Large-subunit ribosomal RNA, half A from a Deltaproteobacteria bacterium, 1711 nucleotides, folded computationally.
Context: one part of a larger RNA
RNA sequence: GGUGCAUGGUGGCUAACUUGGUGUCAUCCGUCGAUGAAGGACGUAAUAGGCUGCGAUAAGCUUCGGGGAACUGCCAAAUAAGUUUUGAUCCGGAGAUUUCCGAAUGGGGAAACCCAGAGAUCUUGUAUCUCUACACUGUAGUGAAUUCAUAGCUGCAGUGGGGCAACGUAGGGAACUGAAACAUCUAAGUACCUAUAGGAAUAGAAAUCAACGAGAUUCCUUCAGUAGUGGCGAGCGAAAGAGGAAGAGCCCAAACCGUAUUAAUGUAAGCUGACAGGUGUUGUUAGUGCGGGGUUGUAGGGUUGUUUGUGGUAGGGCUGUUAACCUGCCGGAAAGUUACAAAAAGGUAUUAUAGACGAAGAAAGCUGGAAAGCUUCACCGCAGAAGGUGAUAGUCCUGUAGACGAAAUAAUACUUUCUUUCCAAAACAAAACCUGAGUACCACAAGACCCGAGAAAUCUUGUGGGAAGCUGGGGAGACCACUCUCCAAGGCUAAAUAUGAGGUGAUGACCGAUAGUGAACAAGUACCGUGAGGGAAAGUUGAAAAGAACCCCGGAAGGGGAGUGAAAUAGAACUUAAAACCGUGUACCUACAAGCAGUGGGAGGGCUAUUCAAUAUGCCUGACCGCGUACCUUUUGCAUUAUGGGCCAGCGAGUUAUAGUUCGUAGCAAGGUUAAGCGUGUAUCGUGGAGCCGUAGCGAAAGCGAGUCUGAAUAGGGCGAAUAGUUGCGGAAUAUAGACCCGAAACCGAGUGAGCUACCCAUGGCCAGGAUGAAGCGUAAGUAAAAUUACGUGGAGGUCCGAACAGGUGAAGGUUGAAAACUUCUCUGAUGAGCUGUGGGUAGGAGUGAAAGGCUAAACAAACUCGGAGAUAGCUGGUAUUCCUCGAAAUAUAUUGAGGUAUAGCCUCGCAUAUAUGUAACGGAGGUAAAGUACUGGAUGGGCUAGGGGUCCUACAAGAUUACCAAACCCAACCAAACUCUGAAUACUGUUACAUCAAGUGCGGGAGUCAGACGAUGGGAGAUAAGUUCCAUCCGUCGAAAGGGAAAGAGCCCAGACCAUUAGUUAAGGUCCCUAAUUCAAGCUAAGUGGAAAAGGUUGUGAGGACUCUGUGACAAUCAGGAGGUUGGCUUAGAAGCAGCCACCCUUUAAAGAAAGCGUAAUAGCUCACUGAUCCAGAGACCCUGCGCCGAAGAUUCAACGGGGCUAAAGCUUGAAACCGAAACUAUGGGUUGUUUAGAGAUACGUCUCUAAGCAGCGGUAGAGGAACAUUCCGUACGAGUUGAAGCAUGAUCGGAAGAACGUGUGGAUUGUACGGAAGAGAGAAUGCUGGCAUGAGUAGCGAUAAAACGGGUGAGAAACCCGUUCGCCGAAAUCCUAAGGGUUCCUGGGGAAGGGUAAUCCGCCCAGGGUUAGUCGGCACCUAAGGCGAGGCAGAAAUGCGUAGUCGAUGGAAAGCAGGUGAAUAUUCCUGCACCUCACAUUAAUGUUAUGAACGAAGUGGGGACGGAAAAGGGUAACUGAGACGGCUGAUGGUUGUGCCGUUGAGAGAUCGUAGGCCGUGUUGUAGGCAAAUCCGCAACACAUAUAGGCUGAGGAUAAGGACGUAAGUCAGUGAUCCCAUGUUCCCGAGAAAAGCCACGUAGUCAGUUAAUGUGUAGGCCGUACCCGAAACCGACACAGGUAGGAAGGUAGAGAAUACUAAGGCGCUU
Repeated sequence: GGUGCAUGGUGGCUAACUUGGUGUCAUCCGUCGAUGAAGGACGUAAUAGGCUGCGAUAAGCUUCGGGGAACUGCCAAAUAAGUUUUGAUCCGGAGAUUUCCGAAUGGGGAAACCCAGAGAUCUUGUAUCUCUACACUGUAGUGAAUUCAUAGCUGCAGUGGGGCAACGUAGGGAACUGAAACAUCUAAGUACCUAUAGGAAUAGAAAUCAACGAGAUUCCUUCAGUAGUGGCGAGCGAAAGAGGAAGAGCCCAAACCGUAUUAAUGUAAGCUGACAGGUGUUGUUAGUGCGGGGUUGUAGGGUUGUUUGUGGUAGGGCUGUUAACCUGCCGGAAAGUUACAAAAAGGUAUUAUAGACGAAGAAAGCUGGAAAGCUUCACCGCAGAAGGUGAUAGUCCUGUAGACGAAAUAAUACUUUCUUUCCAAAACAAAACCUGAGUACCACAAGACCCGAGAAAUCUUGUGGGAAGCUGGGGAGACCACUCUCCAAGGCUAAAUAUGAGGUGAUGACCGAUAGUGAACAAGUACCGUGAGGGAAAGUUGAAAAGAACCCCGGAAGGGGAGUGAAAUAGAACUUAAAACCGUGUACCUACAAGCAGUGGGAGGGCUAUUCAAUAUGCCUGACCGCGUACCUUUUGCAUUAUGGGCCAGCGAGUUAUAGUUCGUAGCAAGGUUAAGCGUGUAUCGUGGAGCCGUAGCGAAAGCGAGUCUGAAUAGGGCGAAUAGUUGCGGAAUAUAGACCCGAAACCGAGUGAGCUACCCAUGGCCAGGAUGAAGCGUAAGUAAAAUUACGUGGAGGUCCGAACAGGUGAAGGUUGAAAACUUCUCUGAUGAGCUGUGGGUAGGAGUGAAAGGCUAAACAAACUCGGAGAUAGCUGGUAUUCCUCGAAAUAUAUUGAGGUAUAGCCUCGCAUAUAUGUAACGGAGGUAAAGUACUGGAUGGGCUAGGGGUCCUACAAGAUUACCAAACCCAACCAAACUCUGAAUACUGUUACAUCAAGUGCGGGAGUCAGACGAUGGGAGAUAAGUUCCAUCCGUCGAAAGGGAAAGAGCCCAGACCAUUAGUUAAGGUCCCUAAUUCAAGCUAAGUGGAAAAGGUUGUGAGGACUCUGUGACAAUCAGGAGGUUGGCUUAGAAGCAGCCACCCUUUAAAGAAAGCGUAAUAGCUCACUGAUCCAGAGACCCUGCGCCGAAGAUUCAACGGGGCUAAAGCUUGAAACCGAAACUAUGGGUUGUUUAGAGAUACGUCUCUAAGCAGCGGUAGAGGAACAUUCCGUACGAGUUGAAGCAUGAUCGGAAGAACGUGUGGAUUGUACGGAAGAGAGAAUGCUGGCAUGAGUAGCGAUAAAACGGGUGAGAAACCCGUUCGCCGAAAUCCUAAGGGUUCCUGGGGAAGGGUAAUCCGCCCAGGGUUAGUCGGCACCUAAGGCGAGGCAGAAAUGCGUAGUCGAUGGAAAGCAGGUGAAUAUUCCUGCACCUCACAUUAAUGUUAUGAACGAAGUGGGGACGGAAAAGGGUAACUGAGACGGCUGAUGGUUGUGCCGUUGAGAGAUCGUAGGCCGUGUUGUAGGCAAAUCCGCAACACAUAUAGGCUGAGGAUAAGGACGUAAGUCAGUGAUCCCAUGUUCCCGAGAAAAGCCACGUAGUCAGUUAAUGUGUAGGCCGUACCCGAAACCGACACAGGUAGGAAGGUAGAGAAUACUAAGGCGCUU
């Protein structure tokens, strides 16, 4: 280390539970708000925080009811203090109070804050109360231009404003998507935005439908997926009618009448007038208000006339009387608060908002911690719903059935009082008064209708035309006619219908803590984001805290005892407590050994059952041996080095609705069946027949009909007929819906963002130091004058060098960083188009952009958030239990088609039917292989020979010749996919027979497949290359096939696995060992050939063949010769055998070439052929053939037999006989499917089930079919359980599998079986989701290399804390102050769990307590800039946009304080001292005091405030240095009493002076400008004054005095600022805020004070003030090497703020 067992930890699955969710139904209610809502902020209790309640009357106050004993809400106890039978707490009705914000409303504003004005009251105060927005309406007053009037303004009263879940109506209105693309179309009038209403809304009483007639609207069922519409595609899709729910009808405008009023007209009167005339009642005309009248289509109404006609009674006037008219009373009738007219007050009843009565065992025994369990007895029941109580309770508690209850408030119904109307009208006739106008309609352009412009009616708009008016008008789908029907251009109207934020009740084959809401718990919380917005995790001790007194160890945490309890392995990290993971103990194994880790065999060791011991056919371990390359997915094909998974647990994917199809099953059957609705018995009931399907078809239709259509037809042909349907339930697939799950990039809508960044606007700030030396000017020279030159002065510049600052060139580092862009060195700009702070503006097809497609909050070729939305995805991935039967395809055709799909092919299931396949025989058509060359074409040689070329000849003509080209023809030899005079084998096909025995075919349901691979054969392409590519085959295998062989291998060879067997026989292939099986025979091979390869080579070797030489001596070797003519001739400088050409003879010989080589300049020389001698037996060359050899070089030793190894093999050839060898075949047993037969049973008579026997089958991916297991819940029946359920752990049991039972332990309350039913119904994979735990790994690292060391202290403990002494680092910072931002981090005491990159006694950590003091500092109560908002106003579908008056808005303008002290923490704030500002008042002085005017006086006028850049010089100060003075020191070690060393050495305000410097003319008069006025300003005139004057401003500084600090001294000199004079001066061009405070004037007006000095003050409000602030407190997720505006900024060296060292001060960077 491994395996097993035991026992722990970690973790939180599982089981059980439920406080919480969720769906449905019913009912109530459907609004709240200026009487201040919804929603919040802040407060509120004796005690911190959260929730709840409440509001300064603050977990509450008053009152009316209920109730009846304890109470002061919950987390959540405890203590304290209280309340209560004189009725508390608590519940309900009504009232009171109700801070601040919010429509928010007095003004403002950064919501919960700041700042007011007016009035009233008294207690006169730091008081209290009330009012003060805007719009509209009404009303009253006032009142411009402009006389009246109006606009406007003001007062009063009323209303509105804002919020809210869905439902409604209306104004606007997408896109993804579908159409397999896309544009009409679709999605869809959807999403969304906006306006607005109600409890509902909308619609609504026909200018409607229809063709019989019906008779408002709305909603449901149906009609009907019909009629239609539609790139006639995808799709979209009515109506009438029928059945139901509900049911309700009315009013105006007009004609006409009356009345009032206005205007006009105008007359007899009247009045007036001298006349003319004027005025003017009644009239007339026109308008308006009110009242009556009237409201429709068979037209109606009005008017006029005629006729008929009228409850009672009294009075009146007129009259002769009645009638009629007016008024009152009585009587009668009808209606009503919801439309049709409209109020109010009661009563009754029923409800709602608190309640209350309510039967029966405190039964016995048993078990137990506990009884409600079990056993045995009782009782109640209009109550046996439910919950609780120490386990399961009708009779214990709360309740339940039933019956009852309200002072108050509210609702509903009925009713009374009440209100209104009526008590008359009708008929006929006439006449032609009224009946809705920029309307109907038309044209053009759109929209809505089923209807997309179509033949397009109908409805509604925009623009332009534009009627009739009852003898009229609209409609009936272009249009016309006839007929029918209705009456537009005005209005109101309940119910049936939709919906649920909220209240109440009921209920679920809904969930049960990864589920159910996001949320069972301090959840819209923590947390993230600038913001819109996003958005978690987290339940359980026990019956009861009885929550562990006390003791021990320890600093604590924690633990051990004790004790409680039924149980503590229920101990608060708490029910049960699985797995991963991490331990401990023990048995066995393991340190010479090699791989999917198992499986088969197996030695040894250990252990075990019942009381013990012992033991095995049991259990654990497992030396050694055989075989054996995970799973999933995707693929032709994966151990693959192709995908996916770290491991475990939980979660995680074909569902539901509707429609049609088919199969099964059930009911009824020529019929079957209801839908909505209604009823009630509340259910699988009854009713309901509208409607649907079927019973008849054919035809375009009329139509006819078992036929019909076509047709001249009685023909022929087409489609039909000779019956079975229909309605439920279940299965399957399909269509429409997200439709099996997860997954885009994108598109569109509405919003949120410019605290990052881009640009712009306003207002502020910053740039050490050094250098250069433009223009201009001056002087000199020079010129007629200029020009020009020199020198000086001057100080320009997108000038130069170089810090801060800004940027980002190169390199290195870093790259799981210190940092999601940095560090180090280097580099660029650095007075400019510069950099920067604060406040603003511009935005998503938009902004901004010195332009890179850059930037727009760490993401930009179109931001982010939410929504449409579950967009779509022909694409990838994933898709969960078992068994049984069958079982593919990778092809054809088509395709904007090629990795998709459709149809066919191939598979499966059902029904029906009868063929099908193989072999043989006998027939049949054929044109392939082969063959052939007759045809077609190709092609070689020869012959023959036209034609042509060359040559010769030639006057021409002709001719000759040719190893030239060559047609045709002939001969020989050939070639062909697109040649055939021929022509097979196979294959195809017909008939018959035999074999197989249902394998075929048709119809119907369901698929999958359309990427194929290799091998064989025949071919195409390619290179007769490819592990290439494309075809063909009734070819094979793999795919989807295991087994044996080929070492190993998808496709090769053998062979097709139902299961078992330590049985047998074989196949391919093998038999020396590994390794099962042979040491057989005859040859061959020597190369390890075997056990890679070619041309070519080979005197390797074996077999064979035909030859030559050879005892007359071969072949080889050795010795010797190898000659002469001749140096052959020619050629040549030479050529002599041997450069070359020609010839290649002759002679001597045993033999010797006019020479086969070497060689020479040429000769020479050396060999050879050839010959002799020696030697002695075979020698030589060749042909064919078996096996070898060379040819033969690669990358990590062998690595080209599988290894060892093999040589008369264990190689090769041949032959013989054995054997081995597979899941093949056989044997034996078993299972299962199909079928046949037999038997039995059941039956709905269709069939089904069981048993036995026979025969046959049983590899399997996609896929089809069948049968089962398990899980959760429901119903019925039966049970189990504290004497112990579920769950969990474990075991040696059962089953063919999924699985099941039982025992033991744990556990401590539920749960099972059978038969049915319903599903959130089965996980190993989806880079799945959530949680837990591993691995890497005790590894990298611990965040600037500025640095520590020692001593002491504290403490349980010290490298880090405190103190001390040294050392080191920064020092234009790593110091100090301050804005922003943060928000208690500040100080003190205590603590150490967590945070701190380690420890910690320490801390910016935790706990507790404390701390921020202002007239002068900053802000508000003052002002305005950019910009914002914006009364009225303008514009716009709405929302809104712009903008005037105004009002906000600092980064700017504007009154005033210094020094010292104190203190744990604040100080320009407290204290001390000395000041100052504003305001008010008082005193004194001056002046004025009733108007010819002292003075004030506005939002008016004027001045002022009030402004750029750069440069230069001067004066001064801060500061520093030196000296002096003062105080102190006196030497570790030689010297140092000195010219030694150390330290220290003052402020504001007021007064005076007025230095350097700056500015200015002064006065008087006039005046038409300054919107009126002005004594002011401006302008003009005059006078005066020229300057070192005068005046003014300003005021740095100085002086003196007082005063303050110090023990004392507090003086002189030098240097000298970037600070002050200075908002100055000079120069330049880019020409450089506004308003108020302040000063002057004086209008309307006021009417006695005003000015100066001094003094006094119950005058000086509110907010900020701690602390950090180049950082450990801000922005960067961190105690992060980054970023962060402004001010101060010493010394030495230096030009310097560079750089180096250093002071003050601060640090050594938390291993």
Model confidence (mean pLDDT): 82 of 100. Lineage of the source: Bacteria > Pseudomonadati > Myxococcota > Myxococcia.